c-di-GMP-I riboswitch aptamer from a Deltaproteobacteria bacterium, 79 nucleotides, folded computationally. NCBI's taxonomy places the organism under Bacteria, Pseudomonadati, Myxococcota, Myxococcia. Its mean pLDDT, the model's own confidence on a scale to 100, is 84. The sequence was found by an Rfam model in a public genome assembly.

RNA sequence: ACCCGAUAAAGCCAAACCCGUUGCGAGGCGGGGACGGAAAGCCACGGGUCUCAAAAAAUGAGAUAGCCGGGUUGCCUGG
Numbered sequence: 001a002c003c004c005g006a007u008a009a010a011g012c013c014a015a016a017c018c019c020g021u022u023g024c025g026a027g028g029c030g031g032g033g034a035c036g037g038a039a040a041g042c043c044a045c046g047g048g049u050c051u052c053a054a055a056a057a058a059u060g061a062g063a064u065a066g067c068c069g070g071g072u073u074g075c076c077u078g079g
Base pairs, nucleotide, nucleotide: 002079003078005076012037013036017032018031019030020029021028022027035066041072042071043070045069046068047067048064049063050062051061052060053059
């Protein structure tokens, strides 16, 4: 440097729900809390899903990285 993956050690993140706050909304942020996770670190590039603009369609703007794929950066055992 590359590959495999939790089984060991040190750790890390944090679903639902509750409280506060913010947004038209999906949702975001902070605190509590753990369902789970070997990248549940980061990135809206492709698809999906969700929201708004509308009664519907086309379309546009957003959200979701813990939906899937992809890109990129990392800890550790072993090879």